Context: one part of a larger RNA
């Protein structure tokens, strides 16, 4: 001096911030990852528009009618919203904990001549030609349910062939460079793409554009190895058979005992192995002159983990919080035959605990996913709610006012103190109330209209720019004006000495009080009350932890 604080006593406002430290317990209930119809087939069937039937209000009439065509009905056609379903991305990122972990897990400096990288960006080239099924559908069947069989029908940017063209591999030949393995560049021999897609415009010839295949290269992000560092017990001294190497193979994106089969005896320790015990690690935080010591809450950044243990699959990436399988434990459903779950996401519930919050609005804005776009979805995020938990600031009023009033205290009874306080006058409105005005945070995107510019034969599209129309949850907040009224707004600890502040009175080693030292046994400045006084101040102690 600090604090994710807690307790006791108080308690006006406002900005910023913080907020289960404990049982990685168990979870009712809502919500937290969708989205594309410009990738497909179905279902659905609006609007509008035509057509029959229908005939209203009007109009004009010789009152006989006529003109007109609305509502409404009914059918072609027409395809909007919407719904599962194929498919494509995304569900590995946000978000949340800290149980494991003493580790190349993490810092931080290097290696990859041993690596992979959706979606993005820069170049080059390319998108030829066939084929065959399936969900949805429909029809039948099991089942309580979860769900599942069989039969027929279909589409595709879903799937499978073939051609092309280049990568990768084997095998051979040459040039060149290195950092030890080797590394690039040509050439030859063998096994492997594409969506022929989708929307705009067309002079119907093809062009735009979004998708797509191939290679190079790039940027990200990942993953492999190293040196060095950050821990407590030696009252833990010996440990290790995949151990420590080679050899061939497997296996991976890559190296490697990572796996395997045969060989060989070797590897690690007093500079501290091995065990046990303890721990998420940093940037940063507190403290301290400074070296140090201590922590790891929020915020950023790696890593782990997602009821427990395992295990794979798809995928550019997981061995995968809200995917899937097995196996436990526990809840729930059941027609007993089988089934469903998984808050260390936001809220919230019991339960533990000294203790820690609203089952709130909204995508207005920042991002994030798809998507051509509009635009949906986002408990991310931006807000509001509660708590004096903390940091800051503000305020509870100013000024004049001595008969030093009443009144408590105290007394040597004189007086002295509360005390310019207070009453009184004069003021002034910061908060506060009541009224009225009333933001910024908004920048777009898309649409319309107009212009330019690049390349096209033009059209569409593209990229710039100008107007016009439009978008706030927060919020009628913040903020500004006016009006009323000193009205509504102080505590708390301490007073023996350390340490700033003193007296009465009650208590009698009692009841009490303490940090340390010590106080109380009849005059207590130390213990209870009161009156002063000192301190901090919407906060003051105390308790706990660190220096």
């Nucleotide at each position: 001096g600090a604090c994710g604080a807690a307790c006791g006593c108080u308690g006006g406002c406002g900005g910023c911030g913080u907020g289960c430290c404990u049982a990685a317990u168990a979870c009712a209930u809502g919500c937290a990852a969708g989205u594309c119809g410009a990738g497909c087939g179905c279902a659905g069937g609006a609007a509008g528009c035509u057509c029959a039937c229908g005939g209203a209000a009007c109009u004009c009439u010789u009152c006989g009618g006529a003109g007109g065509g609305a509502a409404g009905u009914g059918a072609a056609g027409g395809g909007a919203a919407u719904g599962a379903g194929c498919g494509g991305c995304g569900g590995a990122c946000g978000g949340g904990u800290g149980a494991g972990u003493a580790a190349c897990a993490c810092g931080u400096a290097a290696g990859g001549a041993a690596c992979c990288u959706g979606c993005c960006c820069c170049a080059a080239g390319g998108a030829u030609u066939g084929g065959g099924a399936u969900a949805a559908c429909u029809c039948c069947g099991a089942g309580a349910a979860a769900u599942c069989g069989g039969a027929g029908c279909u589409a595709a940017u879903a799937c499978c062939g073939a051609a092309u063209a280049g990568u990768u591999c084997u095998u051979c030949a040459g040039a060149c460079c290195g950092c030890a393995u080797g590394g690039u560049c040509u050439g030859a021999u063998g096994a492997u793409g594409a969506a022929a897609g989708g929307c705009g415009c067309u002079c119907c010839g093809g062009c735009g554009u979004c998708a797509c295949c191939u290679u190079g290269g790039g940027a990200u992000g990942g993953c492999c190895u190293u040196g060095c560092g950050g821990u407590g017990c030696a009252u833990u001294a010996g440990c290790u058979a995949g151990u420590u190497g080679g050899u061939g193979g497997g296996g991976u994106a890559a190296u490697g005992g990572c796996c395997c089969a045969c060989c060989a005896a070797g590897g690690c320790g007093a500079c501290g192995a091995u065990g046990c015990a303890u721990a998420g690690c940093c940037g940063a935080c507190c403290u301290g002159a400074g070296a140090g010591g201590g922590u790891g809450a929020u915020c950023g950044g790696c890593c782990a983990c997602a009821c427990u243990g395992g295990g794979a699959c798809u995928g550019a990436g997981a061995c995968a919080c809200g995917g899937c399988c097995c196996a436990g434990a526990c809840u729930c459903c059941u027609a007993c035959g089988g089934g469903a779950g998984g808050c260390a996401g936001c809220a919230g519930u019991a339960g533990g605990g000294a203790a820690u919050c609203u089952u709130c609005c909204a995508c207005a804005a920042u991002g994030g996913a798809c998507g051509a776009a509009a635009g949906u979805c986002u408990g991310a995020u931006g807000g509001a709610g509660c708590a004096a938990c903390g940091c800051c600031g503000c305020g509870u009023g100013a000024g004049u006012g001595a008969u030093g009033a009443a009144g408590g205290u105290u007394u040597u009874c004189g007086g002295a103190u509360c005390g310019u306080a207070a009453a009184a006058c004069u003021c002034u409105g910061u908060u506060g109330u009541a009224a009225g005005g009333g933001a910024a945070g908004a920048a777009c995107a898309a649409g319309u209209a107009c212009g330019a510019g690049a390349g096209g034969u033009a059209a569409u599209g593209c990229u710039c720019g100008u107007a016009c129309c439009u978008u706030g949850a927060c919020g009628g907040u913040a903020c500004c004006u006016u009006g009323c009224g000193a009205g509504a707004a102080a505590g708390c600890c301490a007073c023996g000495g350390c340490u700033a502040a003193c007296u009465a009175c009650g208590u009698g080693c009692c009841a009490g009080c303490a940090g340390c030292c010590g106080c109380g046994g009849u005059a207590a400045u130390a213990c209870g009350u009161a009156g002063g006084u000192g301190g901090c101040a919407a906060g003051c102690g105390u308790u706990g932890u660190c220096c």
A computed fold for a 547-nucleotide part of an RNA from an uncultured bacterium, annotated as small-subunit ribosomal RNA, 5' domain. The full RNA is in RNAcentral, with records from ENA, Greengenes and SILVA.